RNAcentral holds the sequence, with entries from ENA. Transfer RNA from a Planctomycetota bacterium, 73 nucleotides, folded computationally.
[in-house]
RNA sequence: GCCGCUGUAGCUCAACUGGUAGAGCACAUGAUUUGUAAUCUUGAGGUUGUCGGUUCAAGUCCGAUCGGCGGCU
Numbered sequence: 001g002c003c004g005c006u007g008u009a010g011c012u013c014a015a016c017u018g019g020u021a022g023a024g025c026a027c028a029u030g031a032u033u034u035g036u037a038a039u040c041u042u043g044a045g046g047u048u049g050u051c052g053g054u055u056c057a058a059g060u061c062c063g064a065u066c067g068g069c070g071g072c073u
Stems, first nucleotide, its partner, number of pairs: 001072007010025004019056001027043002030040002049065005
C1' cells in the first nucleotide's frame, strides 16, 4: 500500500429481507435473613464510533472518516 471482518447499556453479546433498540452479568430499590451472601420483585442505564446521503421510516442500505482484529505484498 491492497483486501476482508468488526465498532450497539459499565462488561459480554442479540436485534432474521429497513418498521417500537433488547438479553445475560454488573448497578440501584424492595422482599426474605439477627446480619451478610444466595434467591425473588421492581427500576435505572443507549445521540447504535464519527460525519454525510438515500427513504415515509436506517443499528440495518450507500459514501467518507476514525479505532480494533486478520490476511496479502

Its mean pLDDT, the model's own confidence on a scale to 100, is 81. Its Rfam family is "tRNA". Rfam describes the family as follows. Transfer RNA (tRNA) molecules are approximately 80 nucleotides in length. Gene Ontology term of the family: triplet codon-amino acid adaptor activity. Taxonomically the source falls in Planctomycetota (Bacteria, Pseudomonadati).